[in-house]
RNA sequence: AAAAAUGUUUUCUAGGGUUCCGCAGCUUUUUACUGGUCUGGUCCGAGAGAAAACUCACAGGCAAAGCCUGUGCCACGGAAGGAUAAAAGCCUGGGAGAU
Numbered sequence: 001a002a003a004a005a006u007g008u009u010u011u012c013u014a015g016g017g018u019u020c021c022g023c024a025g026c027u028u029u030u031u032a033c034u035g036g037u038c039u040g041g042u043c044c045g046a047g048a049g050a051a052a053a054c055u056c057a058c059a060g061g062c063a064a065a066g067c068c069u070g071u072g073c074c075a076c077g078g079a080a081g082g083a084u085a086a087a088a089g090c091c092u093g094g095g096a097g098a099u
Base pairs, nucleotide, nucleotide: 007054008053009052010051011050012049015044016043020041021040022038023035024034025033056072057071058070059069060068061067062066074094076097080092081091082090
């Protein structure tokens, strides 16, 4: 940019680890080093969590190019692997399976 439709994006949370900050230790002080089995800040973060915005579909209405209102269901789920500094309800994945 275009397309698409159990759509896309943003913010937050459950959760996550340790690159940076802080904290603690060591160090004469400082630097360096060590610690995430350090509460935390930065950071990552949900298909099956929350909220919002924008699309899309359907119904109704209108002063009918278009605009307004309403509705938009369900969702049990390994192991293994991947990225990032590292990990995770992140990605593989509405997967393999189950009903």

Guanidine-I riboswitch aptamer from Cytobacillus depressus, 99 nucleotides, folded computationally. The coordinates come from a structure-prediction model, not an experiment, and the mean pLDDT is 82. RNAcentral holds the sequence, with entries from Rfam.